[in-house]
Molecule: c-di-AMP riboswitch aptamer (ydaO/yuaA leader)
Organism: Candidatus Melainabacteria bacterium
RNA sequence: CGGGAGGCACCGCCGAGUUCGGCCCCUCGGGGCCGGAGCCGGGGACCCACGUGUCCCCCGGGGUGAAUCGGCCGUUGGGCAGCACGGCAUCCGCCGGGCUGUGCGCGGUCGUAGGGCCAGCUUCCCGCCCGAACCCGUCAGCUCACCCGGUAGGCGGUCGACGGAAGACAA
Numbered sequence: 001c002g003g004g005a006g007g008c009a010c011c012g013c014c015g016a017g018u019u020c021g022g023c024c025c026c027u028c029g030g031g032g033c034c035g036g037a038g039c040c041g042g043g044g045a046c047c048c049a050c051g052u053g054u055c056c057c058c059c060g061g062g063g064u065g066a067a068u069c070g071g072c073c074g075u076u077g078g079g080c081a082g083c084a085c086g087g088c089a090u091c092c093g094c095c096g097g098g099c100u101g102u103g104c105g106c107g108g109u110c111g112u113a114g115g116g117c118c119a120g121c122u123u124c125c126c127g128c129c130c131g132a133a134c135c136c137g138u139c140a141g142c143u144c145a146c147c148c149g150g151u152a153g154g155c156g157g158u159c160g161a162c163g164g165a166a167g168a169c170a171a
Base pairs, nucleotide, nucleotide: 010157011156012155013154014153018037019036020035021034022033023032024031025030038151039150040149041148042147043146048141060139061136062135063134064133069111070110071109072108073107074106075105077104079102080101081100082099083098085096086095087094088093114130115129116128117127121167122166123165124164125163126160
């Protein structure tokens, strides 16, 4: 001098997930509880919206969140229907596995509604990334009063850090 990994401080990003005060515990790194403010979400009237001829078949529905909706393939999972079978009973039937189809769940893959990223700000184009997970428990349109809950987590710091165009702002 160059490269790599980690720690602390500081700065910044996604997100409602911030802030102030008090108490307790502690292995001194931190952790827990309560309350105030702010922020976010759910339930819940009138009005409004939606629905309201008969029969049959299939299918629960809703919420947080950007995270939905499709195509194709697979499936030893469970449901329904059909087709032939086998066993028991030989009248109705009962049981068993097999095949096919269907929609559900799960897995894979390709797209996609939607969401995020350019370090002072906004919009568009281009580019990149995400497109998860969880909860309620048969119940939910909107919604004043009122009631209930949450306030986590994950990242970056030579990187979209002058990528292109336009605008606003400041000097």